[in-house]
Predicted 3D model of a 76-nucleotide RNA (c-di-GMP-I-GGC riboswitch aptamer) from Cohnella pontilimi. The RNAcentral record of the sequence draws on Rfam. The prediction has a mean pLDDT of 91. Of the family's consensus pairs, 100% are formed in the model.
RNA sequence: ACCGAAAAAGGCAAACCCAUCGAGAGAUGGGGACGCAAAGUCAUGGGUCCUUUGCCGGAUCGCCAGACCGCCGAAG
Numbered sequence: 001a002c003c004g005a006a007a008a009a010g011g012c013a014a015a016c017c018c019a020u021c022g023a024g025a026g027a028u029g030g031g032g033a034c035g036c037a038a039a040g041u042c043a044u045g046g047g048u049c050c051u052u053u054g055c056c057g058g059a060u061c062g063c064c065a066g067a068c069c070g071c072c073g074a075a076g
Base pairs, nucleotide, nucleotide: 002076003073004072011036012035016031017030018029019028020027021026034062040068041067042066044065045064046063047060048059049058050057
């Protein structure tokens, strides 16, 4: 470095509920845990979704890929 344990310390938080913001997808805060070894960050490529007659624009990183950063150290 790859890798990912019947290890250790921890971490994050789906659905749903409440409040707020938004035209909407959805986001934020609180509660709550389905799960996650990057479920950390980035909208760069694709996908999906919103908006529009269309273009433009917007959302989603817990959809896939990629990039950057990161805890620990069993077996191999």